[in-house]
RNA sequence: GCCGGGCUAGCUCAGUGGUAGAGCAACUGAUUUGUAAUCAGUAGGCCGUGGGUUCGAAUCCUACGCCCGGCACCA
Repeated sequence: GCCGGGCUAGCUCAGUGGUAGAGCAACUGAUUUGUAAUCAGUAGGCCGUGGGUUCGAAUCCUACGCCCGGCACCA
C1' cells in the first nucleotide's frame, strides 16, 4: 500500500428499511435466622464520527477514525 471482517446497554452478542432486544452484571422486593441460590420487578444505549439516499436508516451508499485477520513491499 491492497483486500476482508468488526464497532449496538457495564460485559458478551442479536437485530439486514418502519420510533432498539436477549443473556450475564447492577438495583428493588419476595423467600431465608443470615448469605448464596431461586422467583418477581426496575433502571440502563438514539447504534464509532461526519455526510448522502429515502416519507422513514442501527440497517443502503460514501469519507474518516479505531480494532482484528490476510496479502504485498522493505532492509
This is a predicted structure of a 75-nucleotide RNA (transfer RNA) from a Pseudomonadota bacterium.
Lineage of the source: Bacteria > Pseudomonadati > Pseudomonadota.
Model confidence (mean pLDDT): 81 of 100.
Rfam family: tRNA. It is annotated as a transfer RNA.